[in-house]
RNA sequence: UAAAAUCUUCGAGGGCAGGGUGCAAUUCCCUACCGACAGUUAUAGUCUGUGAGCUUUUAUGGCUGAUUCUGCGAAAUUCAGAAACCGACGGUUACAGUCCGGACGAAAGAAGAUACUC
Numbered sequence: 001u002a003a004a005a006u007c008u009u010c011g012a013g014g015g016c017a018g019g020g021u022g023c024a025a026u027u028c029c030c031u032a033c034c035g036a037c038a039g040u041u042a043u044a045g046u047c048u049g050u051g052a053g054c055u056u057u058u059a060u061g062g063c064u065g066a067u068u069c070u071g072c073g074a075a076a077u078u079c080a081g082a083a084a085c086c087g088a089c090g091g092u093u094a095c096a097g098u099c100c101g102g103a104c105g106a107a108a109g110a111a112g113a114u115a116c117u118c
Base pairs, nucleotide, nucleotide: 002117005114006113007112008111009110010109018030019029020028032098033097034087035086036050037049038048039047045085046084053063054062055061067083068082069081070080071079089101090100091099
């Protein structure tokens, strides 16, 4: 210096404020709030890919949501302005991205340490 190995830490968090109906709703309605990781000529919940979840022959398999317009610019579905849209499974006196539960769980991924070999 390089490759591989082992270990540690992070990731591991966020979000129903106010009002309405009702016997009952943080689940419906008005409205509010939240947004994992890597990539990208320029910053992304909506682009590309990955992860959580479900399934399964247990993997290098399968399934898995949503954006447009205008402007600036060499370059942006990522910035600015405007208007939209999306969000697993089980539970619940009434339908859940926000409540409770699996979860004192866990991945993609990020950072660091160690000794050994060449």
About this RNA:
FMN riboswitch aptamer (RFN element), 118 nucleotides, folded computationally. Model confidence (mean pLDDT): 78 of 100.